The part of an RNA shown here (small-subunit ribosomal RNA, 5' domain) has 477 nucleotides and comes from Trichopus zeylanicus subsp. travancoricus. The full RNA is in RNAcentral, with records from SILVA. The coordinates come from a structure-prediction model, not an experiment, and the mean pLDDT is 83.
Context: one part of a larger RNA
């Protein structure tokens, strides 16, 4: 000297773009943050008014809640970064090549009923489907081969035609595995290891594999640091440096890992699933004590830590994204707006003239000398400012459609008008006198200073630096 997710003192007038709980992954009121499809289905309701048609939906299927959004706790190891590999999986999505024939039972909702304060839960009866089963049928799987296994559902319109079913190959994109190499400390951690290392049978997984199991063998790691402790997400990339190289991973993207704490599995193409499920645990709340019900490390908000971190705001108008044929739905992602000098850039706070070098101030050798062209004063502009008119791009795709917004922009009108501090001044260090005080109050980053002539404390003039900021104070090179 340069950084900072910075705090703080003094200050403080504006636009733009960025950033904003580093602490307690401590507790969490309230509201929203994942729905959606009546062109799959039986009902139920409404309305309009008249036989045709609108809208609403508890339930039943489908489909997505496996993205998107937080968060760094735990992890020192295939977690990441990089190069390589295959023994495998893959809704939707592109290409493509068949098929879709025939029967059948059922639960839901709905009715009666009957437990319970309430979540809810029984029981008997009716029903429909793109839900659910059986036959049929393959260029499909197993098998050397005979053989053996195994599928479908229809909806709009009703005339093409459109979406949607089934089993197949291929592709893209997506995951899973396995591997070379390298990834902070410490020997005041040296031995570590029993499914542990190989092997064969065996079951198991979408696949490999001690991944489980039985025998059998006695191996595997280690001073090129195992084992054990400690700290720790990691990367792209950020800060400094001339470079070598130190130090950090805030914001944005990529990956992992976690969702009150520890387990389990169900569903499913895809989970061992943040706003699903189980039981357990510790908390909080309810209760008729028999019993229930919840989980903000989503967006805002609140307590509480702490030197410290914002609004219980608007809109789905643009990008995306979920169901949907589609019109419209839903989105706290996201797009805006608020707050906060936190940082970064910009512009300004006025030009020009103007000496009787007034007046005040301060020093003075009492002559003047500085403040100082500064101020008054003349005179000019109006960036901002106050205040009227117009007024956007962002919108694509015929028309329509802007939340931000009457904003940005830009055109009159007015007036110099609304807008300057904060450090410092012995040396390092750019800036000097006087006054108080008297090793005394005090300063100080280091050297020091200060005991009666203090350039070092206090105040005042004056100057220096930076400048809407400047000064500490913390942490890095």
């Nucleotide at each position: 000297g340069g950084a900072u997710g910075a705090a703080u003192g003094c200050u403080g007038g504006u636009g733009g773009c960025a950033u904003g709980c580093u602490u307690a992954a401590c507790a969490c009121a309230u509201g929203c943050a994942a729905g959606u499809c009546a062109g799959a289905c039986g009902g139920g309701a409404a309305g309009u008014g008249a036989u045709g048609u609108u809208u609403c939906u508890a339930g039943u299927g489908g489909u997505g809640g496996a993205c998107a959004g937080g968060u760094g706790a735990g992890u020192a190891a295939c977690a990441c970064a990089u190069a390589a590999g295959u023994a495998c999986c893959u809704g939707c999505c592109c290409u493509u090549g068949c098929g879709a024939g025939g029967g059948g039972a059922a639960c839901a909702a709905c009715a009666a009923c009957u437990g319970g304060a309430g979540a809810u839960a029984g029981u008997u009866g009716c029903u429909a489907a793109u839900a659910c089963c059986c036959c049929a049928u393959a260029g499909g799987c197993u098998g050397a081969g005979g053989a053996g296994c195994a599928a479908a559902a229809g909806g709009a319109a009703g005339a093409a035609u459109c979406c949607a079913c089934u089993c197949g190959a291929g592709g893209a994109g997506g995951g899973g595995c396995u591997c070379g190499c390298a990834u902070c400390u410490g020997a005041u951690u040296a031995g570590c290891u029993a499914g542990u290392u190989g092997g064969u049978g065996a079951g198991g997984c979408a696949a490999u594999a001690g991944c489980u199991u039985a025998c059998c063998a006695a191996g595997g790691c280690g001073a090129u640091g195992a084992u054990c402790a400690g700290u720790u997400g990691u990367u792209g990339g950020u800060c400094c440096a001339a470079g070598a190289g130190g130090a950090u991973g805030c914001u944005c993207a990529g990956c992992c890992a976690c969702a009150c704490u520890g387990g389990g599995a169900u569903u499913g193409a895809g989970a061992c699933a943040c706003g699903g499920c189980c039981a357990a645990g510790a908390c909080u709340c309810u209760u008729a004590u028999g019993g229930g019900a919840g989980g903000c490390a989503g967006c805002a908000a609140u307590g509480g830590g702490g030197a410290a971190u914002u609004u219980u705001u608007u809109g789905c108008a643009a990008u995306g994204g979920g169901a949907g044929a589609a019109a419209g739905c839903c989105u706290g992602a996201u797009g805006a707006a608020g707050c906060a000098a936190u940082g970064c850039c910009g512009a300004g706070u006025g030009g020009a003239g103007g000496u009787a070098g007034a007046g005040g101030g301060c020093c003075c050798a009492c002559g003047g000398g500085u403040u100082g062209u500064g101020a008054a004063c003349u005179u000019c502009u109006u960036u901002u400012c106050u205040u009227g008119g117009a007024g956007a791009a962002g919108a694509a795709g015929c028309a329509a459609u802007g939340a931000u917004g009457g904003u940005a922009u830009u055109u009159g009108a007015g007036g110099a008008a609304u807008a300057a501090g904060c450090a410092u001044c012995g040396g390092c260090u750019a800036a000097c006198u006087c006054u108080g005080u008297g090793c005394c109050a005090g300063u100080a980053g280091c050297c020091a200073u200060a005991g009666u002539a203090a350039g070092a404390u206090a105040g005042a003039g004056g100057a220096u630096g930076c400048a809407a900021g400047u000064g500490u104070u913390a942490u890095c090179c």